The RNA shown here (transfer RNA) has 73 nucleotides and comes from a Nanobdellota archaeon. Rfam family: tRNA. Rfam classes the family as a transfer RNA. The source organism's lineage runs through Archaea, Nanobdellati and Nanobdellota. The coordinates come from a structure-prediction model, not an experiment, and the mean pLDDT is 81. The same sequence occurs in records of 6 taxa.

């Protein structure tokens, strides 16, 4: 230089065939407790890495760009 992979909430992540963005941590608040930890319930956090396209509609499909891992030379 060329290929394949990945980027989704603070962290580790789901997301099917294009049709409301979800969980587990973690944090905040409340219940239980003599207290605290566990345990219960509730909630707030997202420009789906960035730019275009394609579509009635894009995390998902195309086309650039970044960054991150693997090969290859």
């Nucleotide at each position: 230089g060329c290929c394949u992979c990945u980027g989704u909430a603070g962290c580790u992540u789901a997301g099917c065939a294009g049709g409301u963005a979800g969980a587990g941590c973690g944090u905040g608040c409340g219940g239980c407790u003599g207290u605290u930890a566990a345990c219960c319930g509730c909630a707030a956090g997202g420009u789906c890495a960035c730019c275009a396209g394609u579509u009635c509609g894009a995390g998902u499909c195309u086309g650039g760009u970044c960054a991150g891992a693997g090969g290859c030379g």